Context: one part of a larger RNA
RNA sequence: GGCGUUUGGUGGAUGCCUUGGCAGUAAGAGGCGAUGAAAGACGUGGUACUCUGCGAUAAGCCAUGGGGAGCUGAGAACAAGCUUUGAUCCAUGGAUCUCUGAAUGGGGCAACCCACCUGACAUUCUAUCAUUGUUAGCCUUCGGGUUAUCAAUGGUGGGGUGAAACAGGUACUUUUACCCUGAAUACAUAGGGGUUUAAGAGCAAACCCGGGGAACUGAAACAUCUAAGUACCCGGAGGAAAGGAAAUCAACAGAUACUCCGCUAGUAGUGGCGAGCGAACGCGGAUCAGCCGAGCCUUGAGAGUGACUAGAACCGUCUGGAAAGUCGGGCAAGAUGGGUGACAGCCCCGUAUAGGAAGCUCAAUAGGACGCAUUAAGUAGGGCGGGACACGUGAAAUCCUGUCUGAAGAUCGGGGGACCACCCUCGAAGGCUAAGUACUCCUUACUGACCGAUAGCGAACCAGUACCGUGAGGGAAAGGUGAAAAGCACCCCGACGAGGGGAGUGAAACAGUUCCUGAAACCGAACGCCU
Numbered sequence: 001g002g003c004g005u006u007u008g009g010u011g012g013a014u015g016c017c018u019u020g021g022c023a024g025u026a027a028g029a030g031g032c033g034a035u036g037a038a039a040g041a042c043g044u045g046g047u048a049c050u051c052u053g054c055g056a057u058a059a060g061c062c063a064u065g066g067g068g069a070g071c072u073g074a075g076a077a078c079a080a081g082c083u084u085u086g087a088u089c090c091a092u093g094g095a096u097c098u099c100u101g102a103a104u105g106g107g108g109c110a111a112c113c114c115a116c117c118u119g120a121c122a123u124u125c126u127a128u129c130a131u132u133g134u135u136a137g138c139c140u141u142c143g144g145g146u147u148a149u150c151a152a153u154g155g156u157g158g159g160g161u162g163a164a165a166c167a168g169g170u171a172c173u174u175u176u177a178c179c180c181u182g183a184a185u186a187c188a189u190a191g192g193g194g195u196u197u198a199a200g201a202g203c204a205a206a207c208c209c210g211g212g213g214a215a216c217u218g219a220a221a222c223a224u225c226u227a228a229g230u231a232c233c234c235g236g237a238g239g240a241a242a243g244g245a246a247a248u249c250a251a252c253a254g255a256u257a258c259u260c261c262g263c264u265a266g267u268a269g270u271g272g273c274g275a276g277c278g279a280a281c282g283c284g285g286a287u288c289a290g291c292c293g294a295g296c297c298u299u300g301a302g303a304g305u306g307a308c309u310a311g312a313a314c315c316g317u318c319u320g321g322a323a324a325g326u327c328g329g330g331c332a333a334g335a336u337g338g339g340u341g342a343c344a345g346c347c348c349c350g351u352a353u354a355g356g357a358a359g360c361u362c363a364a365u366a367g368g369a370c371g372c373a374u375u376a377a378g379u380a381g382g383g384c385g386g387g388a389c390a391c392g393u394g395a396a397a398u399c400c401u402g403u404c405u406g407a408a409g410a411u412c413g414g415g416g417g418a419c420c421a422c423c424c425u426c427g428a429a430g431g432c433u434a435a436g437u438a439c440u441c442c443u444u445a446c447u448g449a450c451c452g453a454u455a456g457c458g459a460a461c462c463a464g465u466a467c468c469g470u471g472a473g474g475g476a477a478a479g480g481u482g483a484a485a486a487g488c489a490c491c492c493c494g495a496c497g498a499g500g501g502g503a504g505u506g507a508a509a510c511a512g513u514u515c516c517u518g519a520a521a522c523c524g525a526a527c528g529c530c531u
Base pairs, nucleotide, nucleotide: 001530002529003528004527005526006525007524008523009522015516016480017479020451021450022448023447024446025445026444027443028442029440030439031203032202039100040099041098042055043054044053046078049075050074051073061094062093063092064091065090066089070082071081072080105114106113107112115170116169117168118167119166121162122161123160124159125158126157127156128155129154130153131152132151133150135148136147137146138145139144172200173199174198177195178194179193180192181191207238208236209235210234211233212232218225222272248255249254259286260285261284262283263282269277270276290432291431292430296368297367298366302362303361304360305359308355309354310353314329315328316327318325330346331345337349338348339347381405382404383403384402385401386400387399388398391417412427413426414425415424416423467474468473487515490502491501492500493499
């Protein structure tokens, strides 16, 4: 040095587990905000820090209801306390709610700086009233009455001042009402200033409507075309939005608003007739509703939700550290889950079921107050230029309009894919409208031939953290002692270390906090053999 056997170290695979995720189903909710939101900063405890809660009334204050023995949130103990005179806790309502933030008194490098007005408070002057006292005059039945002066105290009104501190107000735009001013221009009006009333502003996951609007890509290159009216930007709204009761289709028979789904159909078409794009009529379904505010205000029978209350039924033996396992004998069941020292219908919490305050939601009924348009002209149509229609200008109807034009009036007008006639059908240029449809930041309950810590959300753990970047932004790793800390008193070696050996706990300590199991790579030791 090699091989073999045995035994260790290191390492953290595997197995098992799950507080976390993922995908759904059914209900709910679909908003919050100048009554100051979302998001934060800073504080707040007897106690340094972090999380959670809360806001100078600061792990809290008040009320109502529930509940009934413990409690003072977690990491995590100690001290000091609270509580059957009902605490902690739960539900609901209210109070407080620093500073930033739309942030709104002005400014600003967010959580900071600087103001003004008014009030309150303090003080002073003054007016007046009351009480008490002082001084003087008059009257006097000597008790007192009356007039005036001054002082003190208190009340009310008005004026002035105030270092610091306290409370309220003071942004902009639109709007309501009023006042003062005030042009061209005489009256006026516009405009300006002030007081007052109400609203808006910002945030939020997707869904929706509108205004703008790419490129990569495909066409095996590329320009029309495609990608795509997609991504993205902007505006706006609602729980849905949009659309909507025919100037619609159809074809001589008729249908009858809109929306969504399945067919029709990858058809008819369109297309450097390339790549591609791609209907409608009609049929079958979901849901149905029509109209000129279908609603508005008050009432609140009843129903739902709801902290919470009641809520069946088990003992013994054996094994074991531990019984829910085994064996024996019972009971219950309208009860499906979880926990408990191994696997529990009957041990515990629950569940089915029955009940349940306030608040909230829905809402019958009854009452009340309004409203009820009247036929749409710079329109339809036309020219030029564009756009939308499945339809790329085409034979191109239909719809929209930048520009120029420009009718008729129901004896009229539009459409039926150039256009004309006949025929049929409808009535534009005003408006509203539930349901069926789309979505899920969020709440509750439940489900899974979904994951099980390199998986599942990036995040099971104090994660959008640590860390990186000037910044926009990027973005981890990291779960498991044990049933219970019973987390090793005491002794020994050592430096009163680190670490270890005893002892003790425990079922187990090769379960000792680097802690379940503990693979392999890698590194040793002992023994045997070979060289």